């Protein structure tokens, strides 16, 4: 230097056809269970503000297409993999 692939909560990964973004696990809080514990059940778990109900914001970054973009499309950062 050219190709290509990937980046989503604290983590591991979904959303494969543009139409509710944080699904399921894991880890953390709480609880029940126990003499206590561990294993096993339930509830809770993006972020900021709010007593709450709510509201804004949130897919590496920064644009662009759309009635709407995690998913299209330029440009960059980072990785991993291939050519030379």
């Nucleotide at each position: 230097g050219c190709c290509g692939a990937a980046g989503u909560g604290g983590u591991g990964g979904a959303a494969u056809c543009g139409g509710c973004a944080g699904a399921c696990g894991c880890g953390c809080c709480g609880g029940a269970c126990u003499c206590a514990a561990a294993a096993u059940c339930c509830g809770g778990u993006c972020u900021u503000g709010g007593c709450a109900a709510c509201a804004a914001g949130g897919u590496g970054u920064g644009g662009g297409u759309u009635c709407a973009a995690g998913u299209c499309c330029c440009a960059c950062c980072u990785u991993c993999g291939g050519c030379a």
Background
A computed fold for an 84-nucleotide RNA from a Bacillota bacterium, annotated as transfer RNA. Taxonomically the source falls in Bacillota (Bacteria, Bacillati). It was read from a public genome assembly. It matches the Rfam family "tRNA".